[in-house]
RNA sequence: GCAGAGGGCUGGAUGGCCGCGGGUGGCAACAUCCGAGGAAAGUCCGGACUCCACAAGGCAACGGUGCCGGGUAACGCCCGGCCGGGGAAACCCGAGGGAAAGCGCCACAGAAAACAGACCGCCUUCGUUCGCGAAGGUAAGGGUGAAACGGUGGGGUAAGAGCCCACCGCGGGACUGGCAACAGGACCGGCACGGCAAGCCCCACCGGGAGCAAUGCCAAAUAGGGAUCGCGCGUGGUUUCGGCUACAGGGGGGUUUUGCCCCGAGCAGAUCCGGGUUGGCAGCUAGAGGGCGUCUGGUAACAGGCGCUCAAGAUGAAUGGUCAUCAUCGGCAGGGUAACCUGCCGUUACAAAAUCCGGCUUAUAGGCCCUCUGCGCAU
Numbered sequence: 001g002c003a004g005a006g007g008g009c010u011g012g013a014u015g016g017c018c019g020c021g022g023g024u025g026g027c028a029a030c031a032u033c034c035g036a037g038g039a040a041a042g043u044c045c046g047g048a049c050u051c052c053a054c055a056a057g058g059c060a061a062c063g064g065u066g067c068c069g070g071g072u073a074a075c076g077c078c079c080g081g082c083c084g085g086g087g088a089a090a091c092c093c094g095a096g097g098g099a100a101a102g103c104g105c106c107a108c109a110g111a112a113a114a115c116a117g118a119c120c121g122c123c124u125u126c127g128u129u130c131g132c133g134a135a136g137g138u139a140a141g142g143g144u145g146a147a148a149c150g151g152u153g154g155g156g157u158a159a160g161a162g163c164c165c166a167c168c169g170c171g172g173g174a175c176u177g178g179c180a181a182c183a184g185g186a187c188c189g190g191c192a193c194g195g196c197a198a199g200c201c202c203c204a205c206c207g208g209g210a211g212c213a214a215u216g217c218c219a220a221a222u223a224g225g226g227a228u229c230g231c232g233c234g235u236g237g238u239u240u241c242g243g244c245u246a247c248a249g250g251g252g253g254g255u256u257u258u259g260c261c262c263c264g265a266g267c268a269g270a271u272c273c274g275g276g277u278u279g280g281c282a283g284c285u286a287g288a289g290g291g292c293g294u295c296u297g298g299u300a301a302c303a304g305g306c307g308c309u310c311a312a313g314a315u316g317a318a319u320g321g322u323c324a325u326c327a328u329c330g331g332c333a334g335g336g337u338a339a340c341c342u343g344c345c346g347u348u349a350c351a352a353a354a355u356c357c358g359g360c361u362u363a364u365a366g367g368c369c370c371u372c373u374g375c376g377c378a379u
Base pairs, nucleotide, nucleotide: 001375002374003373004372005371006370007369008368009367010366012326013325014324015323016322017321018320020035021034022033023032024031025030037350041361042360044359045358046357047356048355049211050210051209052208062207063206064205065204066203067081068080069079070078071077082096083094084093085092086091097202098201102200103199104196105195106194119142120141121138122137123136124135125134126133127132150168151167152166153165154164155163169191170189171188172187175184176183177182215282216281217280218279219278220277225273226272227271228270229269230267231266234247235246236245237244238243249263250262251261252260289310290309291308292307293306294305295304296303297302327348329346330345331344332343333342334341335340
């Protein structure tokens, strides 16, 4: 220098002017301090917290997780390791328990797809019209397929075949190393036990439900509901408890009077309960907290100690707008052999808190840094 692998950081800066949300001080004017992110996002996983349910616990069902060890409040996250696959390497990828518990499935092609199987071929016997046909043997050869029941060579045979032998593979495996996954492996076995669990299933472990629109409290207005209490519901008869009837009371118009018609049960009462509506307060932001430095343990994730330091809490929801200068990248024009210089215009991503925290995933213009691998060149 070229090609590649892994990881990290940043993501405009400063100032003026005009604004916004919150805290504190103040009677007020005002002063002062703080005010988005690495993902605040998706709401996917794990928790804190709150309410509901529930003796504790177990079982069943359902859902989830799934090599081993460690970390953590916890996790499906992280770290380290193992095994398998890819790469020349740095390194990357893996839904990675069990297929000798059982069921199911294995498209197309092919004769046959899982207690194997004879389409072609080969061999033997029989028959023959000499073309071939029938029966049997054969998994070595051909052909199909993602996959055909070990591979290569030799012996053997009618032709063949782990039928026998050597090597490779495979299965079991004393023992050795390792916490373990697992690795190595004396020796034994002619070889059985195809694949799929991301179809059901089995095994181990985990899980009660709903969520800050959780939940608790206060106030107001309005229309009503329920309970208790207080006062009241004229007197008598009768009743199937709805009423009917006589008298008394009140009212009406008419009237000398009788008579006629109408009315009669609740209360803006007190206290309490419960729901809705609107507004407010609490929950709410100091917590498994973040950052920097340092020390200790650990390969690491991480844990612990010490010192310093930091601080949105809004609720239709603030954290903004504008100008100048500089920076970034791009375009155009001019100058210059070139590096480059000057001017003008544009550009600066993804996206924005909403109870909080730990993760994962996804998005992200541009810029910067570190480590490693291979090749080339120079010294």
Predicted 3D model of a 379-nucleotide RNA (Bacterial RNase P class A) from Shimia gijangensis. The prediction has a mean pLDDT of 76. NCBI's taxonomy places the organism under Bacteria, Pseudomonadota, Rhodobacterales, Roseobacteraceae, Shimia.